The RNA shown here (SAM riboswitch aptamer (S box leader)) has 112 nucleotides and comes from a Chloroflexota bacterium. The source organism's lineage runs through Bacteria, Bacillati and Chloroflexota. The sequence was found by an Rfam model in a public genome assembly.
RNA sequence: CUUUCAUCGAGAGAGGCUGAGGGAACGGCCCAGUGACGCCUCGGCAACCGGCGGAGUCCCGCUGCGGUGCCAAUUCCGGCCCAGGGGCGAAGAGCUCCGGGGAAGAUGAGAG
Numbered sequence: 001c002u003u004u005c006a007u008c009g010a011g012a013g014a015g016g017c018u019g020a021g022g023g024a025a026c027g028g029c030c031c032a033g034u035g036a037c038g039c040c041u042c043g044g045c046a047a048c049c050g051g052c053g054g055a056g057u058c059c060c061g062c063u064g065c066g067g068u069g070c071c072a073a074u075u076c077c078g079g080c081c082c083a084g085g086g087g088c089g090a091a092g093a094g095c096u097c098c099g100g101g102g103a104a105g106a107u108g109a110g111a112g
Stems, first nucleotide, its partner, number of pairs: 001112008013042005021031003026078003043071003048067002050063005075104001080101003084098005
């Protein structure tokens, strides 16, 4: 890098260093000198792998020593496809809110 499977509405921050962009790209909307992002230390969340037990190949429970992951906003929202409804409005204009599936992405476990 490619590919398979699973998950993505919950959860979890303090200190130090640094100093201008950051939230993957685009559009929006946010975060950011009241110091974001990043790095380090400590802390925490969760339970994919692992461990233990049950069950028997679907899975369930417990645990948190170990390998990862994560700790603003649903993966922050949207785009592409399908279908309807609500609100504002004189309106079949316009604005706005709500559903399902994709695409893309992230993380884990495997394969090449």